[in-house]
This record gives sequence, structure tokens and C1' cells, in this order.
RNA sequence: GCCCCUAUAGUUUAAUGGAUAGAAUUUCAGAUUCCGGUUCUGACGGUUGCGGUUCGAUUCCGCAUGGGGGUA
Repeated sequence: GCCCCUAUAGUUUAAUGGAUAGAAUUUCAGAUUCCGGUUCUGACGGUUGCGGUUCGAUUCCGCAUGGGGGUA
């Protein structure tokens, strides 16, 4: 250089083109406790970027960027 795979909360991840993008964990608050831990309840937090297709895009297409792999 060329080809393939991949990118979603701080982390690990789910999501037939249509639901308020859903969990677990972390953090914070509350309940429980003499105090802590455990347990329970709640809250915060997310689709890599730019375009295209579509009534509608996390999903399909193109390019770019990051990561992984293959090839000489």
C1' cells in the first nucleotide's frame, strides 16, 4: 500500500429501520445498622466524526479518524 473486522454510559455490554437506547458495574443520595460492610430503593451518566438513503438510522451506504487482524 491493499483487504477484513470493529467503535453505544467511567467500565463490561444489549437493541428486526420505528418503545423515553435497556441492563450490569462504578459514583452519588436514601432505607437498613450503635457505626461500617452486605442487602434493598432511587438518581446521574452513552450511540467516534462528517455526509447520504429513508416518513423514520445505534442499525443501511460512502468518506475520515481511532483500535484489532490478514497479506508482500

Transfer RNA from a Bacteroidales bacterium, 72 nucleotides, folded computationally. Its mean pLDDT, the model's own confidence on a scale to 100, is 83. It matches the Rfam family "tRNA". By type it is a transfer RNA. The sequence is in RNAcentral, with records from ENA.